Predicted 3D model of a 349-nucleotide RNA (Bacterial RNase P class A) from a Clostridiaceae bacterium. Its mean pLDDT, the model's own confidence on a scale to 100, is 76. The model forms 93% of the base pairs in the Rfam consensus. The source organism's lineage runs through Bacteria, Bacillota, Clostridia, Eubacteriales and Clostridiaceae. Rfam family: Bacterial RNase P class A. By type it is a ribozyme. The sequence was found by an Rfam model in a public genome assembly.

[in-house]
RNA sequence: CGGGUUAACCGGACAGCCGCGGGUGUCAGCCGAAAGGCGGCACGUGAGGAAAGUCCGGGCUCCACAGGGCAGGGUGCCGGGUAACUCCCGGUGAAGGCAACUUCAAGGACAGUGCAACAGAAAUAGACCGCCUGCACCUCAGGGUGCCGGCAAGGAUGGAAAGGUGAGGUAAGAGCUCACCAGCGGAAUGGCGACAUUCCGGCUCUGUAAACCCCACCUGGAGCAACACCGCGGCGGGACAGAUGUGCGGCCCGCACGUCCCAUGGAGGUGGCUGGAGCCGGCUGGCAACAGUCGGCCUAGAUAGAUGGUUGUCCAAGACAGGACCCGGCUUACAGGUUAUCCCGGAAA
Repeated sequence: CGGGUUAACCGGACAGCCGCGGGUGUCAGCCGAAAGGCGGCACGUGAGGAAAGUCCGGGCUCCACAGGGCAGGGUGCCGGGUAACUCCCGGUGAAGGCAACUUCAAGGACAGUGCAACAGAAAUAGACCGCCUGCACCUCAGGGUGCCGGCAAGGAUGGAAAGGUGAGGUAAGAGCUCACCAGCGGAAUGGCGACAUUCCGGCUCUGUAAACCCCACCUGGAGCAACACCGCGGCGGGACAGAUGUGCGGCCCGCACGUCCCAUGGAGGUGGCUGGAGCCGGCUGGCAACAGUCGGCCUAGAUAGAUGGUUGUCCAAGACAGGACCCGGCUUACAGGUUAUCCCGGAAA
């Protein structure tokens, strides 16, 4: 210098004017009995790394629930983190890459069942071509043909062909024998463990469980339009004991309908609502995720839903996109830019 890998971060900046949603303060403004509401003014504040998809996990709320089991659903190497997780961190193994590094639903195929098209002679099982001993015949003496047999070394088919490579061995071959490698079983050592290393053994076993299934562990349902409170009118119930109004021509009694009392709760309003598993920084423990501790900070809360417009200057000329109960993750979208780690290649000193 070029190419790559991993991680973290930024996501137009500044100023003026006009405007919008919350908050606080204020006013000799308006309404109201008051509480308070409306309005004006001032100050301060107002979207994201994904606010998104709503795919997981939890908080919170209501409903259900003796106990146990089945069914259904989910998870699936080991250890740790966390409120919890299908998340994160650190390892193990496998696969890919020269490497940095990346990816993995990664338990069980000696419990049982199913499936494996096509091709191919044959798909838990094999002589199509081929190789070879023997016998017979032919021969131009190189060999050829036929028969009884042996052989999985070679060819051919396939995703997969009877462990792989090499040597010995043999008529030709073969774990038939040996070495190494892979796999299986056992032992020792190291590790909390997944597992690794070494040694020994008999020699070799198809794949598929994001097919049914088996094993282990986990698992109630609905969701802020949850839920709670107030509640004009309306419908319903109660009381007539008492007070009161109207009607039965007046008065007394009585009766009826109301007021009154109770419950429900359509419209509407209030709470839930944002100070929280919170953010930032230091220190301590830990490889890390994270935990502890100290200090500092307050950072939207709308309900038809606010964060926009405009002018000027500058640059690299601005992408994806916007809260709606709240958090932790995952996934997806994203113009451009910054920083750092490591790897490979080239050049120069």